Context: one part of a larger RNA
RNA sequence: UUGGGCGUAAAGAGCCCGCAGGCGGCUUGCCAAGUUCGAUGUGAAAUCUCCCGGCUCAACUGGGAGGGUGCAUCGAAAACUGGCAGGCUUGAGGCAGGGAGAGGGAUGUGGAAUUCCAGGUGUAGUGGUGAAAUGCGUAGAUAUCUGGAGGAACACCAGUGGCGAAGGCGGCAUCCUGGCCCUGUCCUGACGCUCAGGGGCGAAAGCGUGGGGAGCAAACCGGAUUAGAUACCCGGGUAGUCCACGCCGUAAACGAUGAGUACUAGGUGUAGGGGGUAUCGACCCCCUCUGUGCCGAAGCUAACGCGAUAAGUACUCCGCCUGGGGACUACGGCCGCAAGGCUAAAACUC
Numbered sequence: 001u002u003g004g005g006c007g008u009a010a011a012g013a014g015c016c017c018g019c020a021g022g023c024g025g026c027u028u029g030c031c032a033a034g035u036u037c038g039a040u041g042u043g044a045a046a047u048c049u050c051c052c053g054g055c056u057c058a059a060c061u062g063g064g065a066g067g068g069u070g071c072a073u074c075g076a077a078a079a080c081u082g083g084c085a086g087g088c089u090u091g092a093g094g095c096a097g098g099g100a101g102a103g104g105g106a107u108g109u110g111g112a113a114u115u116c117c118a119g120g121u122g123u124a125g126u127g128g129u130g131a132a133a134u135g136c137g138u139a140g141a142u143a144u145c146u147g148g149a150g151g152a153a154c155a156c157c158a159g160u161g162g163c164g165a166a167g168g169c170g171g172c173a174u175c176c177u178g179g180c181c182c183u184g185u186c187c188u189g190a191c192g193c194u195c196a197g198g199g200g201c202g203a204a205a206g207c208g209u210g211g212g213g214a215g216c217a218a219a220c221c222g223g224a225u226u227a228g229a230u231a232c233c234c235g236g237g238u239a240g241u242c243c244a245c246g247c248c249g250u251a252a253a254c255g256a257u258g259a260g261u262a263c264u265a266g267g268u269g270u271a272g273g274g275g276g277u278a279u280c281g282a283c284c285c286c287c288u289c290u291g292u293g294c295c296g297a298a299g300c301u302a303a304c305g306c307g308a309u310a311a312g313u314a315c316u317c318c319g320c321c322u323g324g325g326g327a328c329u330a331c332g333g334c335c336g337c338a339a340g341g342c343u344a345a346a347a348c349u350c
Base pairs, nucleotide, nucleotide: 003322004321005320006319007304008303012318014201015200016199017198021194022193023192025088026087027086028085029084030083031082033081034080035077036076037075038074039073040072041071042070048066049065050064051063052062053061054060091191092188093187094186095184096183097182098181099180103177104176105175106174107173108172109171110154115149116148117147118146119145120144121143125136126135162169163168206247207246208245209244210243211242215241216240220236221235222234223233258317259316260315261314262313263312266295267294268293269292270291271290272289273288274287275286276285299306300305323350324349325348332343333342334341335340
């Protein structure tokens, strides 16, 4: 509780959709609810202000006048908000023609590499480290060649490059499918923005059932190191990592920066498109739209920094903060199989 704030001090919900609600482009007419003005009534007394009076003064008190947020009724106005009716095209959407992309889902498929298995050659080591050892190896390892099995990930291309609302997305092919950009300005005619509650999506880890298991690897077992070493290093190794379906719903879910719209110097790189210039043509160069970076005018900022992708200038709507600890806690409620999640105090203390 007014206000002041939310990149880093406390504070933007992880993201999206969206009902109610709030807010809403240009223009004409009407209405008069909001709004403004006027009149009338009311607004008890006491209190308050002014004037006069009474107690010797004052406090106190008697009388008179005034003021009084506001409310009701009537009348007037019509700029703004609102309502009704009509029109418009710049917001929004559609249509047509082009375009880029690791956007999503499914199925199939390819090569390199690791491991394992079988076989050939071959013999005493190999592996690992700071140095070693555990380990593996004469039952033939390591190395090398041939064949096979299986799982997972896709070198180069690759880029402060692209796509997606976010989480996130990277071999290749096919099928299904979402969004975006540019050009035309042809159509609809404000159909819009935001969004409490609600719904959906949501890395990793974790959970349930079934499968799979090459490599890696919590836990665990060894070897070292060390005063110790429940670690860092080394040898092994199970969950897990992978797939299907169902849960969980968290994160430094970060740009630590909510969404939308408008406005406000430039310079430079890059990605996709359009126009011009040029040319036989492709480049080059100029203009422009959209995205993504860097540097910076003004301005902002406590500073750092931000600076048309704003943290500048404004408006609309939502979320959130209000000293540190206690406490991303307790209790209660809701959700979950569980782990736990969401909501969220107080005593006490500084």
Predicted 3D model of a 350-nucleotide part of an RNA (small-subunit ribosomal RNA, central domain) from a wastewater metagenome. Its mean pLDDT, the model's own confidence on a scale to 100, is 89. The RNAcentral record of the full RNA draws on SILVA. Its Rfam family is "Bacterial small subunit ribosomal RNA". Rfam links the family to the GO terms structural constituent of ribosome and ribosome.